Predicted 3D model of an 85-nucleotide RNA (c-di-GMP-I riboswitch aptamer) from Isachenkonia alkalipeptolytica. The coordinates come from a structure-prediction model, not an experiment, and the mean pLDDT is 83. Of the family's consensus pairs, 95% are formed in the model.

């Protein structure tokens, strides 16, 4: 130096639910709330998931699709913080 095992401090986000507000909807944004996270920071490149106004398809009530959305679904890429034994 590396890697492994323990887990100590200052603090961070912020689920689910509620209002309101965008939006076709998926969802998002604020305020309330903590389920829970060592990046639950950021960022649509990859696979994956949700939606379907709009397009097409049907004889129908239905299917098919993203150019929408998801980062607390997973990889990637990038940035911070601590430093007990």
């Nucleotide at each position: 130096a590396a890697a492994g095992u323990u887990u100590a401090u200052u603090g961070g986000c912020a689920a689910a639910a509620u209002c309101a507000c965008u939006g076709a909807a998926a969802a998002g944004u604020g305020a309330u709330g903590a389920c829970g996270c060592a990046a639950a920071g950021c960022u649509a490149c990859g696979a994956g998931u949700c939606u379907a106004c709009g397009u097409u398809c049907u004889a129908u009530u239905g299917g098919a699709u993203a150019u929408g959305a998801c980062a607390g679904u997973c990889g990637g890429g990038u940035u911070g913080c601590u430093g007990u034994a």

RNAcentral holds the sequence, with entries from Rfam.